Record summary
Predicted 3D model of a 1479-nucleotide RNA (small-subunit ribosomal RNA) from an uncultured Gammaproteobacteria bacterium. It matches the Rfam family "Bacterial small subunit ribosomal RNA". Its family is annotated with structural constituent of ribosome and ribosome in the Gene Ontology. Model confidence (mean pLDDT): 85 of 100.
RNA sequence: AGAGUUUGAUCCUGGCUCAGAUUGAUCGCUGGCGGUAUGCUUAACACAUGCAAGUCGAACGAGAACGGCCCUUCGGGGCUAAGUACAGUGGCGGACGGGUGAGUAACGCGUAGGAAUCUGCCUUGUAGUGGGGGAUAACCCGAGGAAACUCGGGCUAAUACCGCAUAGUCUCUACGGAGUAAAGCGUUAUGUAGCGCUACAAGAUGAGCCUGCGUCUGAUUAGCUUGUUGGUGAGGUAAAUGCUCACCAAGGCAAUGAUCAGUAGCUGGUCUGAGAGGACGAUCAGCCACAUUGGGACUGAGACACGGCCCAGACUCCUACGGGAGGCAGCAGUGGGGAAUAUUGGACAAUGGGCGCGAGCCUGAUCCAGCAAUACCGCGUGUGUGAAGAAGGCCUUAGGGUUGUAAAGCACUUUCAGUAGGGAAGAUAAUGACGGUACCUACAGAAGAAGAACCGGCUAACUUCGUGCCAGCAGCCGCGGUAAUACGAAGGGUUUAAGCGAUAAUCGGAAUUAUUGGGCGUAAAGCGCGCGUAGGUGGUUAAUUAAGUGAGGUGUGAAAUCCCGGAGCUCAACUUCGGAACUGCAUUUCAUACUGGUUAACUAGAGUAUAGUAGAGGUUAGUGGAAUUCAUGGUGUAGCGGUGAAAUGCGUAGAUAUCAUGAGGAACACCAGUGGCGAAGGCGACUAACUGGACUAAUACUGACACUGAGGAGCGAAAGCGUGGGGAGCAAACAGGAUUAGAUACCCUGGUAGUCCACGCCGUAAACGAUGAGAACUAGCUGUUGGGCUGUAAAAAGCUUAGUAGCGAAGCUAACGCGUUAAGUUCUCCGCCUGGGGAGUACGGCCGCAAGGCUAAAACUCAAAGGAAUUGACGGGGGCCCGCACAAGCGGUGGAGCAUGUGGUUUAAUUCGAUGCAACGCGAAGAACCUUACCUAGGCUUGUAUCUUCAGAAGGCUAAUUAAAGUUAGCUGUAUCCUUCGGGACCUGAAUGACAGGUGGUGCAUGGCUGUCGUCAGCUCGUGUCGUGAGAUGUUGGGUUAAGUCCCAUAACGAGCGCAACCCUUACCUUUAGUUGCCAGCGGGUUAUGCCGGGAACUCUAGAGGGACUGCUGGUGCAAACCAGAGGAAGGUGGGGACGACGUCAAGUCAUCAUGCCCCUUACGUCUAGGGCUACACACGUGCUACAAUGGAUAAUACAAACAGAUGCUAAGCCGCGAGGCCAUGCAAAACUGAAAAAGUUAUUCUUAGUCCGGAUUGCAGUCUGAAACUCGACUGCAUGAAGUUGGAAUCGCUAGUAAUCGCGAAUCAGAAUGUCGCGGUGAAUACGUUCCCGGGCCUUGUACACACCGCCCGUCACACCAUGGAAGUUGGUUGCACCCAAAGUCGCUGAGCUAACCCUCGGGAAGCAGGCGCCUACGGUGAAAUCGAUGACUGGGGUGAAGUCGUAACAAGGUAGCCGUAGGGGAACCUGCGGCUG
Repeated sequence: AGAGUUUGAUCCUGGCUCAGAUUGAUCGCUGGCGGUAUGCUUAACACAUGCAAGUCGAACGAGAACGGCCCUUCGGGGCUAAGUACAGUGGCGGACGGGUGAGUAACGCGUAGGAAUCUGCCUUGUAGUGGGGGAUAACCCGAGGAAACUCGGGCUAAUACCGCAUAGUCUCUACGGAGUAAAGCGUUAUGUAGCGCUACAAGAUGAGCCUGCGUCUGAUUAGCUUGUUGGUGAGGUAAAUGCUCACCAAGGCAAUGAUCAGUAGCUGGUCUGAGAGGACGAUCAGCCACAUUGGGACUGAGACACGGCCCAGACUCCUACGGGAGGCAGCAGUGGGGAAUAUUGGACAAUGGGCGCGAGCCUGAUCCAGCAAUACCGCGUGUGUGAAGAAGGCCUUAGGGUUGUAAAGCACUUUCAGUAGGGAAGAUAAUGACGGUACCUACAGAAGAAGAACCGGCUAACUUCGUGCCAGCAGCCGCGGUAAUACGAAGGGUUUAAGCGAUAAUCGGAAUUAUUGGGCGUAAAGCGCGCGUAGGUGGUUAAUUAAGUGAGGUGUGAAAUCCCGGAGCUCAACUUCGGAACUGCAUUUCAUACUGGUUAACUAGAGUAUAGUAGAGGUUAGUGGAAUUCAUGGUGUAGCGGUGAAAUGCGUAGAUAUCAUGAGGAACACCAGUGGCGAAGGCGACUAACUGGACUAAUACUGACACUGAGGAGCGAAAGCGUGGGGAGCAAACAGGAUUAGAUACCCUGGUAGUCCACGCCGUAAACGAUGAGAACUAGCUGUUGGGCUGUAAAAAGCUUAGUAGCGAAGCUAACGCGUUAAGUUCUCCGCCUGGGGAGUACGGCCGCAAGGCUAAAACUCAAAGGAAUUGACGGGGGCCCGCACAAGCGGUGGAGCAUGUGGUUUAAUUCGAUGCAACGCGAAGAACCUUACCUAGGCUUGUAUCUUCAGAAGGCUAAUUAAAGUUAGCUGUAUCCUUCGGGACCUGAAUGACAGGUGGUGCAUGGCUGUCGUCAGCUCGUGUCGUGAGAUGUUGGGUUAAGUCCCAUAACGAGCGCAACCCUUACCUUUAGUUGCCAGCGGGUUAUGCCGGGAACUCUAGAGGGACUGCUGGUGCAAACCAGAGGAAGGUGGGGACGACGUCAAGUCAUCAUGCCCCUUACGUCUAGGGCUACACACGUGCUACAAUGGAUAAUACAAACAGAUGCUAAGCCGCGAGGCCAUGCAAAACUGAAAAAGUUAUUCUUAGUCCGGAUUGCAGUCUGAAACUCGACUGCAUGAAGUUGGAAUCGCUAGUAAUCGCGAAUCAGAAUGUCGCGGUGAAUACGUUCCCGGGCCUUGUACACACCGCCCGUCACACCAUGGAAGUUGGUUGCACCCAAAGUCGCUGAGCUAACCCUCGGGAAGCAGGCGCCUACGGUGAAAUCGAUGACUGGGGUGAAGUCGUAACAAGGUAGCCGUAGGGGAACCUGCGGCUG
C1' cells in the first nucleotide's frame, strides 16, 4: 500500500466482499510446563446454608454455670477471678469498607469558577470542669401469648437524664439588656501522669449549595409553562434561592431545537486509525445513583441509612389461624436464564479499617491458595552424523519420481517435567496463611511432551481415486450434469504452533457522510420561477477599541494509563523510579497586520434625477377581414364522402358542387427570422387607455443603501374541479364501420364533457440549457437584434455597449462534450445526493370541494443497478454494389398411375444413423440366403489372436440324431523342417488364467474425413501514429474491377492467408513419332471394302512447343481502367474442371476406420435355421411414364462420343413370335466383342376420340440368374386396358453448345435401376432494368441485443413461500390530566384524658404525652384521553420462485417514434384526448 466482483471487451460512477488490528468472548479439533493478569456482558430473576460490624469492665449496676478456698445442720451457704460467660444501661462505630448499574439526557458527570454554609474523630490556642435533683433498664414477683414478644407491680447505678451557679473571642437585642455549659474514669506512697467532658476561636479533612461551557438520536415530537417568570412580606433550611405560603405584576423557555419520545450511569481511559476521527466505558481509579417494589421520617457531626425503624404492595417461610418472620446488586454457594464466566478454600502473617489507655477482639476489605490455554509473555518436545537414497505409502510417460537425512543405525546432551537433599526475602522485638514456595545441588534416561487450518482466484500451497447439478462446498466471484487442482478420501505441499480454526462484535481499508478529504449537463443529486424575513457574507480611507487573532506569564488539567530514559524479577510479559505529555479551561500582561465593534469621511458597488430608444411584456375596452359550420333563397342532378382497399354516414323529401344574404363562435395566414419581450409559466390581427421592466448617452445627486436567502407569502403550461354564461370548429368518453386469430387500438363516419368568457380553486410537467443566484479574471473568428461615437454623397468600414446564435485556443471532463452566455480559474450564499428494487409507496401530519399535492420511512430482497464510449450482430433504418435474387423467357413440381426415400402407424422384429436451407433415389456403387447390425428358436463358453502347461503329427473316412449349427460314437493315420540328438519349430486337442470379442453407450471427451455460409472477397500481422482505455488507423474516401483487382488521394509504411496465375481438359497451329489408327499421290487386286505393295501428306493418336499480353489503333480519363475497332482459331479471367482464407453452425459421422472413458463377459460375445429390414387407413420429398397430331403406329434409311471385357465380353450360324437357347469364333483389346445409337430423314396410316393416346392393374403361359425367386427378383409372349384431356394455393431449375429433347456407356453386381456417375446427337427463347422478394459484400445510423432478433423484455391471471400496510375488534405496556379513598409520617391546630425532675401562694402553673382534627401524600380505585407494542376473520399492494396461462407494451422508424404531467376508458401489458420535451 491494495485486491475480487456489473461488460464480448473498455473507461468511469457505484455498491457488495476480502486481506489488518482488537475482545471480559463462545463453539469445534487438539493440548507439555511456568510467570503475570482476567473470569455472569443474559434474569436490578428467586435464593437453602455458613460467614461478611463490632467493640469498650479504664462510663454503670447486676452477675451465673464450671473451677479454687472456707464453713456446713449435708438441705446448702459464704468468699474468690484486675469479677468469667450470656444479657442489660451508656459511649463510639454500624453514613467507612464491599456490591451493582436498575433509574437518570440531569448541574448527573467533566472542566473552570463562585459565596450564603456545616464538619464527629484529628491539630493548635484560650477558658472552664462548682453544687444539686428525680428517674429507669437489668434484677425480683405476677400476668398474657403457639411463637415473636408484650403488659402490670417493686428495687437500683452511671461519662444516661434534669434544674441551679459561673462564663465570653458565643447568640439575640429595642443597645438598656437578655439567654445559654460541663462528667467523670483512672494512676500514684504523695505531689501527680494519662484518658475524657464543656464553651469559644482557628486549621485540616469531609460534605452541602450556585454558575459559565461541554455532554446521544428523532421535527413523521412545534409550540411548552401557572409556583410557571419576577417582586414584596412571612415561614423554612447548616446554608443562597418559589424551597414553601399570601399578595402583586404577566412574565419565562423555544427553529442556536423548547416540550415530547427513544436510548444511556458519567469520566480518567480502552480498541482502532498516518492523523482528524469512529466505536466502546469489563478489570484499576474519581464522581453519581441504587439496595425486594413504592412512600416516610427517626437517630446522628454525617443517612432519609445494603446486613436500622415505620407503613403499603408482591413473593417466600413459620403458625395452635389469633398472629408473626424475611430481603446475597457483601464472600462462597444453589436453582433459573443463557453460546457463556470459578471454591459453600486458608489467614488476619502483611497493607488498611472499627472499638479500646492497652493487651486485644472483629474484619469474605485485603493477602494468599484452588479452577479455566480466557488473554499476554517465556521455555520445551532434543543435538550431531547418517544414501543401501531401505521398507511401506503415493504418483508414473513403467524408465523412474516423491515422502527423504526423514527413519533405522552410530555418537552426544538433560532445559522443562520426575525423584532426593538443602532452603530464603517478605518481619524493625514477637507473630508467615502463602509453603512440600521461589531458588540451589545431586540422580536416571531421548527418556514423559504436536496439533490445527488451508492448497480455483483474491491468497502461500497439486496430484490420484470416488461421486455425477446427486451428495455436498461457498467470505465474494462461483464449483458439482462421467476425465472436478473448488464436493469426499488419500499422498504430497503451505501457513501457524500449545495452539489452530469457525462464529459474534468494533475500528480500518471506506476519500462509501469527504473539517483535513467527495459531488450535482448525461452516472444519485439545482427547489418550476422570482420577491423577501431571520441568518451568513460584504467596497475605499483614517482614527479608536482590543471581542476574534498572535506571543508570554500564572493557576489548574488527581493517580494510574500512553510515550521517553533508567531500575527489579535469569529474559519477557509484569512491577517500579524519574521525565515528558495531558493538544483543555480560567486568569493576567503585551502586540494590533487582518476580521469584528464604534466614530469620521470617500465614490469605483448599488440607487435616484434628466433626455431618448426598441419590443407578440401585462391588464381592460372597442374594431376588422379570410376561413369552417349552420340557416334561408336561387341554379343544378345523381351521386357525395371516405380509405391501403372498403364500409358505416349524407343524398331523388334534391345532397355534393355553385351563387346571394344572414347568424354565430373560435383563431388571427402572408409579414416570421438559431428575430424580439418577459423572472419563469408564457406572449403574435388592428386601435385606444392604464401599466411593469430593459437598454443608451451625458451630467448631477445619495453615500455601501449591497449579494444570497432557511422558514414565509406571491406567480405558475396543460389537464382537472365549483358556480354562471357560451358553444362554430376540434374532440377524451361513447356509438357505428373496417382491420385482425382477437382489436376494449392504430384507419374511417359521427359525437358528449372539455376547449372559449367571468369569478374562485388546483399547484403539478422531459415546468429542460435535464446546467441555482451574484461577483471578478482568462486567446480569438463569424452571423444577427437594440443603442451610441467616428466615418461616408450614400454605403462600406472601425470603436463601444446590452443581448442572441455558430465555431474554436488554453484549461476542464469518465467520455460525450463545455469553452467570456464555461461544464475554465476563484470568492459569497442557498438547495440537493450517498447502491438497485421495495417507493416517491405505507403510516402520521399539513393543504385541497374532489382528483390529489407536499413532507416521507421500514421490513424484505439482489450483487449488481447505472453513465459514456468500443467492436460486432441485428433493424418491417439509410446509401452503394453483386448473385437465375427478382424481372423477361423456356421447361417443370404441386393434380393422375407407378418407382423410390422419409414420417406416422403396425409388428415378435419391421436393425441403426441422417431431420430447415445444408435429412428425405441420403449412408445403401444395388436387403430372396449371405449382406444383417433386428426378431423367434436351437446351440457353444479362453471362444479362429498371443502367452504358460500337458498330450498328440496333421489329416482322412463312417454312423446316429438334427432344420442346420452342433452333440455323441467308431475306424484309419504315424508325415514335413531344424538339431548340439536332449529337443525345438509348425499344426491339432485339453487345462489354466491373463485375455479375446462387442455395428453396446457417449460425435456434448476426440482424431481423421465431410457438409454449409461460399469461389462470397474477405481475414489478419509487424512497425509507426491517435486514444486514459477497449480500440482506431492501415482495410476509410474518389474512381475502377469478377475480385481488399488496380490507380489516385491519404499518419501511415510494409507484409501474410485468400483473389488472380501456376495444374488438368477443351478450341487453333507447329514439330516429333507412325501401329492396332490413316490413305493424298504411285502400283496391284476385288462385285465391293486401306484388301495388298507402299506412303508419312491428311484425319487421328500422344509427347514437346507456340499462341492472347489490353500487345496494337482510336476515343474518354491524372491514372487505373472502360468503350469501339483491327488482326486472329480464340479478346479482354476464351469455355469447363481441380483448387475452398480467418472462421461459423458443441453442424454430420464412435455403424468406414482409429480412439479416451463407461458398460457386457455361459453374454450386450459367437454359431445356425427361419422370419424381418419389402408391413399399410394416411402425409411429405425426389423421380419415371403420360394425358397426345411438333404426336402414335408401320416400313425403309443416315450420322456419335465415351466406356467396359477372362469365374469376362462374345461374333457368325442354327432354333424359338420373344425373353432366350444350342454350337462355336475372336479378343487381356486404337486390332475382337458389347454395338442396334436414338431423336433425325423418307414414305404410309390414324383425324381429336378416354382414341391405333396412356399404360397401371390383373389372368394365363414362359425365359434367365441362383442351393433356393412363397413371403420377395428381372425379363418375354398372349389377354386385360385403371387413373389421366396439362393440374388450386404455392413452388423449382436454367443466361449458350446452356435450357429443352434424344439415345449410349459404366460402377455396384450371381441376378435385380425410372437411381447415381459419365458420354455424345439435335439445339432454343429472354435479360427493359434493380422498385420489390431471398441471400451476400462495403459505408453509415439506432440499439435496453453480445447464447447476439429463433435476441431482449412488460403487465394481468393461476400456484407456493416470505416480510409488510389496512381492518370489526381483542389484549398488554407507558404517560399525563381530573376525581375518590387515604396507610405510615413530618408540620400545624387542638388536647375536657394523663404526667417524675423546674416554679409555686400547694389551688395550680410552665413544659410535655396519649388522643382528636387538618394540609401534603405512597399504594389502590374510577373516568375521559394520548401513545407504543402484540394479536385479528378478511383485505391491499410488494418481493422471490423450475420449463404455467393470455397477449406483445418497450429496446431498430420495435412495425401507431418514445417519454413527462393530467383526465377518461380498457382482461393485461396499455389506448385515446389536451399541453410539453428530444433523451